Record summary:
The RNA shown here (Bacterial RNase P class A) has 361 nucleotides and comes from a Planctomycetota bacterium. NCBI's taxonomy places the organism under Bacteria, Pseudomonadati, Planctomycetota. Rfam family: Bacterial RNase P class A. From the family's description: Ribonuclease P (RNase P) is a ubiquitous endoribonuclease, found in archaea, bacteria and eukarya as well as chloroplasts and mitochondria. The family's RNA type in Rfam is ribozyme. Model confidence (mean pLDDT): 76 of 100.
RNA sequence: AAUGUCAUUUGGAUGACCGUGGUGGGUUCGCCCCAUCGAGGAAAGUCCGGGCUCCAUAGAGCGCAGUGGUGGCUAACGGCCACCGGGGGUAACCCCAGGGAAAGUGCCACAGAAAAUGAACCGCCUAAGUGACUUCGGUCGCCGGUAAGGGUGAAAAGGUGAGGUAAGAGCUCACCGCGCGCUUGGUGACAAGCGUGGCAGGGUAAACCCCACUGGGAGAAAGCCCACAUAGGGAGGGAAGGCGUUGCUCGCGCUGUUGAACCUCCGGGUAGGGCGUUUGAGGCGCAUGGCAACAUGCGUCCCAGAGAAAUGGUCAUCCCCCUUCGGGGGACAGGACCCGGCUUACAGGAUGGCAUUCCAC
Numbered sequence: 001a002a003u004g005u006c007a008u009u010u011g012g013a014u015g016a017c018c019g020u021g022g023u024g025g026g027u028u029c030g031c032c033c034c035a036u037c038g039a040g041g042a043a044a045g046u047c048c049g050g051g052c053u054c055c056a057u058a059g060a061g062c063g064c065a066g067u068g069g070u071g072g073c074u075a076a077c078g079g080c081c082a083c084c085g086g087g088g089g090u091a092a093c094c095c096c097a098g099g100g101a102a103a104g105u106g107c108c109a110c111a112g113a114a115a116a117u118g119a120a121c122c123g124c125c126u127a128a129g130u131g132a133c134u135u136c137g138g139u140c141g142c143c144g145g146u147a148a149g150g151g152u153g154a155a156a157a158g159g160u161g162a163g164g165u166a167a168g169a170g171c172u173c174a175c176c177g178c179g180c181g182c183u184u185g186g187u188g189a190c191a192a193g194c195g196u197g198g199c200a201g202g203g204u205a206a207a208c209c210c211c212a213c214u215g216g217g218a219g220a221a222a223g224c225c226c227a228c229a230u231a232g233g234g235a236g237g238g239a240a241g242g243c244g245u246u247g248c249u250c251g252c253g254c255u256g257u258u259g260a261a262c263c264u265c266c267g268g269g270u271a272g273g274g275c276g277u278u279u280g281a282g283g284c285g286c287a288u289g290g291c292a293a294c295a296u297g298c299g300u301c302c303c304a305g306a307g308a309a310a311u312g313g314u315c316a317u318c319c320c321c322c323u324u325c326g327g328g329g330g331a332c333a334g335g336a337c338c339c340g341g342c343u344u345a346c347a348g349g350a351u352g353g354c355a356u357u358c359c360a361c
Base pairs, nucleotide, nucleotide: 001357002356003355004354005353006352007351008350009349010348012318013317014316015315016314017313018312020038021037022036023035024034025033026032040332044343045342047341048340049339050338051337052219053218054217055216059250060249061248062247064215065214066213067212068211069083070082071081072080073079084098085096086095087094088093099210100209104208105207106204107203108202121150122149123146124145125144129142130141131140132139133138158176159175160174161173162172163171177199178197179196180195181194182193183192184191185190223275224274225273226272233266234265235264236263237262241255242254243253244252282301283300284299285298286297287296288295289294319330320329321328322327
């Protein structure tokens, strides 16, 4: 210097004029004046987890759904951090829906002889048995042996080498792989070493399934309070039972046998005000502990709260990028109870760590 990779940050600035929501103060009581605050890194998707409120006193089982290496962090999670195993990359680094195939069932198209009882297309052998021919070396055939070589395929009875054999094969041996046992290290997943066994011929569980763990529902138009008003209205259902916020059963609670809790329908009144409502599992800085996620302590700050939805519009100058020097462009995009995550979108710019290559000293 180039390329790659990981992380952070910005994503317009200034002035003038006009306009605007909250809070505080003033007030001639008129939203009139002053001060101050006024969208995001994703506010998006509504995918997970909670806080809060109500059902409600709310437990158990089944079903259904979710997660899936180990250890930590957290209010919790399907999140984050570190490590282990597997894969990609020269590396920094990145990815994994990572328990079980020896409980069972299913699937593996086409090609191929054959894809789970096994078996042989091209080949190899002819030992053992048998027929024919023969120049007595052998040749052809039947029967038989074989799965090492070739072919097909994503995958074909573990791989490489040697011995052995009629030719071959874990048939035997060495090394590797796999199973089991022991020792050492580690909190653990696991790793290393030693021994032992010729060894269950594959894959697939984001196939059904098995195992372990987890799981009430609804939702700010939740819900609570005050005021006002109407018709303290009418009808139906209904039993030894009925109703109760995913489904079923048990339990529990409420209610009840001539009419209830509750359910359904008709009709009438009201829809005004307040709370919830923004001080939080909050932000920022420093110190300590920890590899880290993060925790603890101290200090400091208050950063939207609308109610059909405000934070803007116009002009000028500058800034960044492109340019044929005329000009053009400046991303993704806007709260609605709150918070922690994940996923997706994003023009241009800035900073730092690490890795590789090249050059100079």